[in-house]
């Protein structure tokens, strides 16, 4: 850099100690009835995918189905809200940063 997705889902568990919600500003909020990290556990289904169906002349391809193993991610809060455009303040759509897969 390309492209796809981000209104759902997932824990009274161990450890761990004080901070956390991307980065800045501004609010909102979780946190010693214990944050963050790590373990397990669980969610998902974006690569992969035993195994099954359909087509088809085939080993190629195509489309549904399927989550057992593998590769990652996620597991408060819409990506927690706003910051920029568009519009009538709201609301709404859109971008842009930003995470997450795949190349």
């Nucleotide at each position: 850099c390309u492209u796809a997705u981000c209104a759902a889902g997932a824990g009274u568990g161990g450890u761990g100690g004080a901070g956390g919600a991307a980065a800045c500003a501004g609010g909102u909020c979780c946190u010693g009835u214990g944050a963050a990290g790590c373990c397990c556990g669980g969610c998902a289904a974006c690569c992969u995918a035993a195994u099954u169906g359909u087509g088809a002349a085939a080993u190629a391809u195509u489309c549904a189905a399927g989550a057992a193993a593998g590769g990652u991610g996620c597991u408060a809060a819409u990506u927690c809200c706003u910051g920029c455009g568009g519009u009538u303040u709201a609301u709404c759509c859109g971008a842009a940063a930003g995470a997450u897969g795949a190349g």